[in-house]
This is a predicted structure of a 73-nucleotide RNA (transfer RNA) from Allomyces macrogynus ATCC 38327.
RNA sequence: GUCACCUUAGCUCAGUUGGGAGAGCGUGAGACUGAAGAUCUUAAGGUCCCGUGUUCAAUCCACGGAGGUGACA
Numbered sequence: 001g002u003c004a005c006c007u008u009a010g011c012u013c014a015g016u017u018g019g020g021a022g023a024g025c026g027u028g029a030g031a032c033u034g035a036a037g038a039u040c041u042u043a044a045g046g047u048c049c050c051g052u053g054u055u056c057a058a059u060c061c062a063c064g065g066a067g068g069u070g071a072c073a
Stems, first nucleotide, its partner, number of pairs: 001072007010025004019056001027043005049065005
């Protein structure tokens, strides 16, 4: 330099034909316990990497940009 893939909660990651944003772990609270652990219940936590466009409507589509990984040179 060229090409491909990835970017969604604190971490690891799902997700979709374009219409409700989610799981596990972690964290807070409660139940249980003599206390803790385990277990159960519950809650909080999000600019879906950024911008522009298309659309009634964009995490999802198009274009541009940023970062990361890999392959080739």
Its mean pLDDT, the model's own confidence on a scale to 100, is 82. Rfam family: tRNA. By type it is a transfer RNA.